About this RNA: Predicted 3D model of a 1473-nucleotide RNA (small-subunit ribosomal RNA) from an uncultured bacterium. Its Rfam family is "Bacterial small subunit ribosomal RNA". The sequence is in RNAcentral, with records from ENA and SILVA.
RNA sequence: AGCGAACGCUGGCGGCGUGCCUAAUACAUGCAAGUCGAACGUGAACGGCUUCGGCCUAGUAAAGUGGCGUACGGGUGAGUAAUACGUAGGUAAUCUACCCUUCAGUACGGAAUAACCUGCCGAAAGGCGGGCUAAUACCGAAUAGGGCGAGGAGCUCGAAUGAGCACCUCGGGAAAGGGAGCCCGCAAGGGCCCUCGCUGAUGGAUGAGCCUGCGUCCCAUUAGUUAGUUGGCAGGGUAAUGGCCUACCAAGACGAUGAUGGGUAGCUGGUCUGAGAGGAUGAUCAGCCACACUGGAACUGAAACACGGUCCAGACUCCUACGGGAGGCAGCAGUAGGGAAUAUUGCGCAAUGGACGCAAGUCUGACGCAGCAACGCCGCGUGAGUGAAGAAGGCCUUCGGGUUGUAAAGCUCUGUCUAGUGGGAAGAACAGCCAGUCGGUUCAUAGCCGAUUGGUCUGACGGUACCACUGGAGGAAGCACCGGCUAACCUCGUGCCAGCAGCCGCGGUAAUACGAGGGGUGCAAGCGUUGCUCGGAAUUAUUGGGCGUAAAGGGUAGGUAGGUGGUCCUAUUUGUCAAAGGUGAAAUCCCUGGGCUUAACCCAGGACGUGCCUUUGAAACGGUGGGACUGGAGUGCUGGAGAGGGUCGCGGAAUUCCCGGUGUAGCGGUGAAAUGCGUAGAGAUCGGGAGGAACACCAGAGGCGAAGGCGGCGACCUGGACAGUGACUGACGCUAAACUACGAAAGCGUGGGGAGCAAACAGGAUUAGAUACCCUGGUAGUCCACGCUGUAAACGAUCAGUACUAGACUUGGUGGGAUUUGACCCUUGCCGAGUCGGAGCUAACGCAAUAAGUACUGCGCCUGGGGAGUACGGUCGCAAGAUUAAAACUCAAAGGAAUUGACGGGGGCCCGCACAAGCGGUGGAUCAUGUGGUUUAAUUCGAAGCAACGCGAAGAACCUUACCUGGGUUUGACAUCCCCUGACAUCUCUAGAAAUAGAGCUUUCGUAGCAAUACGACAGGGUGACAGGUGCUGCAUGGCUGUCGUCAGCUCGUGUGGUGACAUGUUGGGUUAAGUCCCGCAACGAGCGCAACCCCUGUCCUUAGUUGCCAUCAUUAAGUUGGGCACUCUAAGGAGACUGCCGUGGUUAACACGGUGGAAGGUGGGGAUGACGUCAAGUCCUCAUGGCCCUUACAUCCAGGGCGACACACGUGAUACAAUGGUCGGUACAGAGGGAAGCAAAAGGGCGACCUGGAGCUAAUCUCAAAAAACCGAUCUCAGUUCGGAUUGAAGUCUGCAACUCGACUUCAUGAAGGUGGAAUCGCUAGUAAUCGCGAGUCAGCAUUAUCGCGGUGAAUACGUUCCCGGGCCUUGUACACACCGCCCGUCACACCAUGGGAGCUGACUCAACCAGAAGACAGAUCGGGUAACCGUAAGGAGCCCGCUGGCCAAGGUGGGGUUGGUGACUGGGGUG
Repeated sequence: AGCGAACGCUGGCGGCGUGCCUAAUACAUGCAAGUCGAACGUGAACGGCUUCGGCCUAGUAAAGUGGCGUACGGGUGAGUAAUACGUAGGUAAUCUACCCUUCAGUACGGAAUAACCUGCCGAAAGGCGGGCUAAUACCGAAUAGGGCGAGGAGCUCGAAUGAGCACCUCGGGAAAGGGAGCCCGCAAGGGCCCUCGCUGAUGGAUGAGCCUGCGUCCCAUUAGUUAGUUGGCAGGGUAAUGGCCUACCAAGACGAUGAUGGGUAGCUGGUCUGAGAGGAUGAUCAGCCACACUGGAACUGAAACACGGUCCAGACUCCUACGGGAGGCAGCAGUAGGGAAUAUUGCGCAAUGGACGCAAGUCUGACGCAGCAACGCCGCGUGAGUGAAGAAGGCCUUCGGGUUGUAAAGCUCUGUCUAGUGGGAAGAACAGCCAGUCGGUUCAUAGCCGAUUGGUCUGACGGUACCACUGGAGGAAGCACCGGCUAACCUCGUGCCAGCAGCCGCGGUAAUACGAGGGGUGCAAGCGUUGCUCGGAAUUAUUGGGCGUAAAGGGUAGGUAGGUGGUCCUAUUUGUCAAAGGUGAAAUCCCUGGGCUUAACCCAGGACGUGCCUUUGAAACGGUGGGACUGGAGUGCUGGAGAGGGUCGCGGAAUUCCCGGUGUAGCGGUGAAAUGCGUAGAGAUCGGGAGGAACACCAGAGGCGAAGGCGGCGACCUGGACAGUGACUGACGCUAAACUACGAAAGCGUGGGGAGCAAACAGGAUUAGAUACCCUGGUAGUCCACGCUGUAAACGAUCAGUACUAGACUUGGUGGGAUUUGACCCUUGCCGAGUCGGAGCUAACGCAAUAAGUACUGCGCCUGGGGAGUACGGUCGCAAGAUUAAAACUCAAAGGAAUUGACGGGGGCCCGCACAAGCGGUGGAUCAUGUGGUUUAAUUCGAAGCAACGCGAAGAACCUUACCUGGGUUUGACAUCCCCUGACAUCUCUAGAAAUAGAGCUUUCGUAGCAAUACGACAGGGUGACAGGUGCUGCAUGGCUGUCGUCAGCUCGUGUGGUGACAUGUUGGGUUAAGUCCCGCAACGAGCGCAACCCCUGUCCUUAGUUGCCAUCAUUAAGUUGGGCACUCUAAGGAGACUGCCGUGGUUAACACGGUGGAAGGUGGGGAUGACGUCAAGUCCUCAUGGCCCUUACAUCCAGGGCGACACACGUGAUACAAUGGUCGGUACAGAGGGAAGCAAAAGGGCGACCUGGAGCUAAUCUCAAAAAACCGAUCUCAGUUCGGAUUGAAGUCUGCAACUCGACUUCAUGAAGGUGGAAUCGCUAGUAAUCGCGAGUCAGCAUUAUCGCGGUGAAUACGUUCCCGGGCCUUGUACACACCGCCCGUCACACCAUGGGAGCUGACUCAACCAGAAGACAGAUCGGGUAACCGUAAGGAGCCCGCUGGCCAAGGUGGGGUUGGUGACUGGGGUG
């Protein structure tokens, strides 16, 4: 794009078309083929009239004889793959009714028969006998030629069997009459003329038969078929050729250019599609064919083997008196059935066409019309203009508005269609009839025929088309879609549900994808869906594809058919080309014009029809015939190279075994072992022997061979290639289905052989297991001969041949040149073998004269993955198996090359407390704390490897608090707005656990105004908007945070390379802590990171000295005070460090190492600072926030409880286990902080916690505040202790409304585990670890253990980068990309699906054999029966019919094959989940 469509929703009108695609299933009923009285003989009735005799009806209807028609028209597509169709021819091998032309004729007789009458049989259908009768029915003889047959002898033509023409002789062959008019006649009948018929012949037209070439689907898993088969001769048969049929003779005929068989199918013009070539199709219309219930058969006829004829058989249906009969819608309607599905039992012969007829006319379900159906095409309408308050309503909303939307309403118009009223065609003109005119025929003015003029008659559709008028916007819009492809977007509902889906894919709580609404888009009386065809699809490739790696080169060669083929000359014209002619039906398509108002539709003309045939011409090319050539190919001669092949023989080294000697304890084997061998003497070593297999070095990217493959040496036999030469042949060439040969290893058969090795097997190890890898043994086999097998990643994954197209280098063979004493070397050919590389090609990788380049020739092969190289069938094989080779079903991919990542028990380089080297811990104990689990009314919630677990929580007795129980409140504890009231609060009492409720006491705020009053603040009450939620979603989010990781990376612009993804830059060489820097480089630059800039600290300087400091002076108990500001310190600003300088190394670089100076040296130390990103990491319970949810509750208030439970498990810590220690006494030295609801001194009390007290201090002033380790001295003496301090008891202190659950502290008493901790594991590289104390936040109180800070004392070690972990860069492999926590294989279990085998069972088709044999035609003979025409006086005969017989033959039957389908217990594999 299309459709004979169907289904869903919807539906106003008209025109023109179309309408059982399925069951060629079965059919009720009606109709569809009759007509002619001008061929013939008969001949009613109803009814009417009647004088009752009859007449009319009426010579009508009707039946019959006869003629013509029924072979057309109409239907269907079952069969048919060629007896068909299409196209072009032939018929010299034929026929043709009716029609036309021409010629001739149409004379004489005869015998029957139906109808009718009558008898009989039968239920019926129907039939039988007797009798009468006619014809254009039937028959006989006559005549007849140019017809037919035979014979004879000619001419012309033809390629030809032959044809045509004319002649002679002989033979046998026709017929039918009817009617109009006129005339004669009493009539019967006859004559004339006209007309329609009839007969013979001629030609034509039309139609048909037969024959031939070419074309016409699939399967080779159909390869051989055929006995009337192929041909001949003779005969028969036919309209006619022919094995069409018969007898005889011969042995042919067809087939790889696809016979035979199987499947499917009516063919064509055309139709649909396509740019075309093609592909698909064969409805309607047209041509041809075939069929008519199924099968067979003939009759009649011009034509049939006959749709509405006959006979027979069969199935089915109907009638029946059971004896027997009838029927054939694939004609038009219609019915049932089938189906997704296809119409009225209509009108009419008015038109067109047909049959019959002289005609009128009759018949015609052909046809013309109407009906039904949106089934299709075409046309029209459902209104037009105006109309902004942008109405209402709907929907959305950022709440402002937007949109529906000029849409509606309103106003002004119009009048198509529909409805109504009225009018109203064309289609109709022939024929006929009437009236005339002319002509012909004729005796004729009659009749008839022809032409012509006028008139008359005839319409199913249909009162239709069309026209006018009336009325009035009145009666007339839907369907699909809106994620992308693909035009068109929002809201709600739903929540991987319901559903959608053509492909990709949507849906798991914010769905433009489901459903709905609003809006929009597209088409429109339709719109969608489904089905089918072509296109896109260059996705079967002729036009127009491929085969190194994506599917695809046969394992290799020889070679048949086939295909294809060098140079020159010549002939031919077969292909080829050109021109002309014929044909290519009409319709259709296309163009032009015309007719319906337009269009669809219809009509006319033109063009096209690529094809076939004929004729003529051309001769380049292809073919063919002839002649020639040498370049292709081959032969000869000369020469060397080679693991080329085969046979026979020979050789040495080595392994093993045997014998003997020497000799003693191990050998062997492995990652380590063990099995094994060995004291019966191994292994080692020496000598001798046996046997089999393989041939070190040479040896090479080397050589040879067609491939497989070939390796010691020699002999014999033998193939090929190459170089040189240029004698010979003269295209002999190339390729290659089928075929043939060769063909590694393994395997098979027979017979040998068997040293080593070694499937199977055994043992030992390894392992979770180990039917493996390793070890010890070991049989087939490996070897030989002969015969099979016929496959390999048989690979260059690259078929063979020929030609052409830059170079460079290596190597084998062999020539030429030059040169040398010679060998090399050099140069230049040919034939091989290789490595690079340009153009070109390629998807890329790559190939690149040994092409995967450019061309040609031939063969093989491919067409998504799986199923499957499988099943079945065939062929081969001893078997194993090989070869040929599907389908169902299933998936939306499978695959190639390259890219970026990620990963690797890949590689290289490098880094990090990563390992190593060290120090100290954890894991064991007790306790603290967090978590899991369990428990509970609740034990609120979150955090989950590192990166959750002393985390949120910088502090849960109430509060906090989110949880539980119970008691209350409902505009609310909190915010805003509105209305009313005027206080509220405080205090007291009562009830209560409290919240709360009630009562009492008391009081009247601010501003303006004289006041009333108004406003505001506050409180109470009320109403509804709303409040409220630590309810859910961190996977809707913002913000913040963790982590890789303070790792050195992450990117961009322009340019360049690549088809592209992308690469380059960013890689490389160095260097660095660093993508830090330098050098190089198709890159040049830039950004975020690094570094630096910032803070603290380390040195110095300047400035400033109070609350700080004190060298000097004075003073004091005391920097206490005077004084001073030098120092310390404080806190502001500066200086200083930059590889700056020197040396060495390095590329003259970057930089590294050493040194100088310096407080500090190579980022001085520390902090802050965290690139692009990753983990849907964490947090909705900090906060914010979308959506959802609750609203007398999931909100809110209160009391009590819980978050503190406790068999357990884990994490993080504290304290210890002691002598480097504990205890006691004494002495010394910090830093950084806090302090007004605070820190609190002195002094006093208490053993103590603490109490009393209150100076001072808003802090360099006062205070917390004592620093502790340390040091000095004493004591303890290795023990569960003078270690350790848990637990428990008692008594207290403090905070607080309140320490029961559930605080901290003190004193006295108690005195547990624990003696340095398994596997494992953590931190730390210097002022670090370790160790010691101090402070702060939170806080009423509660941290000696947490967190964040501060200082004191103060180490050890680092060889180094193999390994573990993490990371960076480069590279490599990848089937990974959710990225190795990836992907993924097979069995097993379960479910479903299709399929192979299968004892069988059961259908269909078919083959040959046999039996059988209806009807029928043919043949036959016989007389069984019958018999009008002719012969005969007759008897009878001839002939004919029936019967009979014969072969042929349909259905049917029997047993046996073949092909194919269904089904089948069980079974095999396959697919999906």